[in-house]
RNA sequence: GAGUCGGCCAGGUGGCCGCAGCACGGGCCGCACUGCGGGAUCGUGUCGAGGAAGGUCGGGACUCCGCAGAGCAGGGUGCUGGCUAACGGCCAGUCGGGGAGACCCGCAGGACAGUGCCACAGAAAGGAAACCGCCGAUGGCGGGCCCUCGGGGUCCGCACAGGUAAGGGUGAAAGGGUGCGGUAAGAGCGCACCAGCGGCGGGGGUGACCCCGCCGGCUCGGUAAACCCCACCCGGAGCAAGGCCAAGCGUGGGAAAUGGGCUGCUCGCCCGCCUCCUGAGAGGGAGGGUUCCCCAGGUAGGCCGCUCAGAUGGAUGGCCACCCAAGCUCCUUCGGGAGCUGGACAGAAUCCCGCCUACAGGCCGGCUC
Numbered sequence: 001g002a003g004u005c006g007g008c009c010a011g012g013u014g015g016c017c018g019c020a021g022c023a024c025g026g027g028c029c030g031c032a033c034u035g036c037g038g039g040a041u042c043g044u045g046u047c048g049a050g051g052a053a054g055g056u057c058g059g060g061a062c063u064c065c066g067c068a069g070a071g072c073a074g075g076g077u078g079c080u081g082g083c084u085a086a087c088g089g090c091c092a093g094u095c096g097g098g099g100a101g102a103c104c105c106g107c108a109g110g111a112c113a114g115u116g117c118c119a120c121a122g123a124a125a126g127g128a129a130a131c132c133g134c135c136g137a138u139g140g141c142g143g144g145c146c147c148u149c150g151g152g153g154u155c156c157g158c159a160c161a162g163g164u165a166a167g168g169g170u171g172a173a174a175g176g177g178u179g180c181g182g183u184a185a186g187a188g189c190g191c192a193c194c195a196g197c198g199g200c201g202g203g204g205g206u207g208a209c210c211c212c213g214c215c216g217g218c219u220c221g222g223u224a225a226a227c228c229c230c231a232c233c234c235g236g237a238g239c240a241a242g243g244c245c246a247a248g249c250g251u252g253g254g255a256a257a258u259g260g261g262c263u264g265c266u267c268g269c270c271c272g273c274c275u276c277c278u279g280a281g282a283g284g285g286a287g288g289g290u291u292c293c294c295c296a297g298g299u300a301g302g303c304c305g306c307u308c309a310g311a312u313g314g315a316u317g318g319c320c321a322c323c324c325a326a327g328c329u330c331c332u333u334c335g336g337g338a339g340c341u342g343g344a345c346a347g348a349a350u351c352c353c354g355c356c357u358a359c360a361g362g363c364c365g366g367c368u369c
Stems, first nucleotide, its partner, number of pairs: 001369009011323007019048001021046006028038004050345001054356002057354005062238004074234005079093005094108001095106004109229002114227002116223003131168002133164003138161002140158008176194006195219002197216008242304004248299001251296004256291002259271004273288006324343001326341006
């Protein structure tokens, strides 16, 4: 100097004005009046945002509703061990990837349980495939030569059948790599080494996993943020949850009285309105209309939930001065001085544990090159 990891700060002091909560005191108001209560008032004191208060993503406390138990369906989580009330969080490790390194990143179970899919290109996309190329051993066709001649042998040619996954080409991916042998040409076809996989054995680790040896040519692609399988977890809604008190109008239930007259009051009597029942009718019976009271549920509203910030239309602010970090301009005797600008992201609303996101600038420490 570059980088990496972790932690911390988030302007300070003073003055003036203002705001929310609480306490005390005064004033005012009310009452059943030397007490109690009220809030829209005044004064004093005290107290008043964050590392993320944010997004509301995960989990919990708390509240209401639901619920025999178990299973299915649905959803979530997914290497291992530990921590935690719990979590999709944290710590340590394993494996894989990146970096020269410190270190960083990872939605990291299973693809020999089964099913599906693999675009375009390409001949072929999974126990595959022959487009170009190579070969053409074997069979076929044509020709030369020879023989013991309706047949056979040998050589050459064609590339028709056929063989071939070495090479080219396509593709994200073409069924291990290098070499030798082998072959008509080729190929794990055979062999050596390397890589992977599987099996067996030994050792280390709580475990994920790691190390070593032997054996098997076994080389069998990818995809589970496709269905699925395996293991574990999960009832729903959320403080506008929810609980308590409770007007007015109206609703439902109950009880009493009733308008006029006799009669100033109480009791009693008579008359009168509406509906229903009964009765041929007269009449009789029941209820209502009106007023008042009581009860019930519930609305407005209030209180609690609600917090040493604790509102419930939501306070935590503004101005000035000096200082500090930082930036710009000018001057300079290079020590510095003057002037201007000037501190991000953002703001509680039941609480807590996390995660994620935003953030000017500065400080401290570990480590690497």